Predicted 3D model of a 94-nucleotide RNA (c-di-GMP-I riboswitch aptamer) from Cohnella xylanilytica. The prediction has a mean pLDDT of 84. The RNAcentral record of the sequence draws on Rfam.
RNA sequence: AGAUAAUGGCAAACCCGACCGAAAGGCGGGGACGCAAAGCCACGGGCCUGGGACAUUCGUCGUGCGACGAAGUGACGGCAGCCGGGUUGCCUAA
Numbered sequence: 001a002g003a004u005a006a007u008g009g010c011a012a013a014c015c016c017g018a019c020c021g022a023a024a025g026g027c028g029g030g031g032a033c034g035c036a037a038a039g040c041c042a043c044g045g046g047c048c049u050g051g052g053a054c055a056u057u058c059g060u061c062g063u064g065c066g067a068c069g070a071a072g073u074g075a076c077g078g079c080a081g082c083c084g085g086g087u088u089g090c091c092u093a094a
Base pairs, nucleotide, nucleotide: 001092002091009035010034014030015029016028017027019026020025033081039087040086041085043084044083045082046079047078048077051076053073054072056071057070058069059068060067061066
């Protein structure tokens, strides 16, 4: 560095689970679009979710105060098969 070849590996969508999770998502089984790091790490950007939190707005109940619901904000949650970075590594070529 990935043109060729070999031994092998992984597994998107989708389907199933009397599995985990609030969700996003993950895990297991099937499956195969693809992948030379589609091994591993959320460090930077990005994206997804919104449980807990905040208490702005609206609605309902209610005397105040508050409760509930909806919208809003928002990672302590995720995605490594979005990009960059870190780290380990098979084969081949030079």